Source information
A computed fold for a 270-nucleotide part of an RNA from a Pseudomonadota bacterium, annotated as large-subunit ribosomal RNA, domain VI. RNAcentral holds the full RNA, with entries from ENA. Its mean pLDDT, the model's own confidence on a scale to 100, is 88. Its Rfam family is "Bacterial large subunit ribosomal RNA". Gene Ontology terms of the family: structural constituent of ribosome and ribosome. The source organism's lineage runs through Bacteria, Pseudomonadati and Pseudomonadota.
[in-house]
Context: one part of a larger RNA
RNA sequence: CGUUGGAUAUUUGAGAGGAUUCGUUCUUAGUACGAGAGGACCGGAACGAACCGACCUCUGGUGAAGGGGCUGUCACGCCAGUGGCAGACGCCCCAUAGCUACGUCGGGAGCAGAUAACCGCUGAAAGCAUCUAAGCGGGAAACUGACCUCAAGAUGAGAUAUCCCGGGACUUCGAGUCCCCUGAAGACCCGUAGCAGACUACUACGUUGAUAGGAGGCUGGUGUAAGCGCGGCAACGCGUUGAGCCUAGCCUUACUAAUAGGUCGUGCGG
Repeated sequence: CGUUGGAUAUUUGAGAGGAUUCGUUCUUAGUACGAGAGGACCGGAACGAACCGACCUCUGGUGAAGGGGCUGUCACGCCAGUGGCAGACGCCCCAUAGCUACGUCGGGAGCAGAUAACCGCUGAAAGCAUCUAAGCGGGAAACUGACCUCAAGAUGAGAUAUCCCGGGACUUCGAGUCCCCUGAAGACCCGUAGCAGACUACUACGUUGAUAGGAGGCUGGUGUAAGCGCGGCAACGCGUUGAGCCUAGCCUUACUAAUAGGUCGUGCGG
């Protein structure tokens, strides 16, 4: 921009893409078959490989703004307690959320249609024969559906539900021109954000408010803070104490910030 008034939401599915895999074991059964050696079809069950998708409960990884430990040195007057630097965490041990695989769950199936090679029924031409000439069946991981995703720019532009919008004059009468009033539904700008994201887009919220921050609580992590007391010559130990500290998670709470406002979009459309 189009889809022939403008919108919001929900959809149909022309069409397109994805997927389509394979193995082992047990059983049927040491049966059919076979002199024996050997050894099935059909059917049933279980377990896997690779691949694909989703997820983070578990097991691991990461986690550089969490907690703790350790060394050297410098600083805070000293002790104690802290802080800086030592690589791009100084080194080390753990670790929430998130993201992840080595982790967990799921998938290929089943079914139908029409077929290929091939196997048939009936059957003439050609008194026989013949699956074929008329007619009728069976039959593959391939094909068409079925499963998953996208999809009306499918210009053939679809469907459903709901919402919205005034008068006057002129007129060559046309979906025309002009004047006044009006600016709907809805959308956007702007702001607070996000498990959404390169930007954009998308999603949530904007005081009739839990959108983010803060605060309170919880979960979770670390692992028993400082100070003081007691014991020990001391290093240190014990008690107060599962203490103190604590990022991304959950719940609550308007304390802070989402204020105020502006723009677009018109007026019933053969």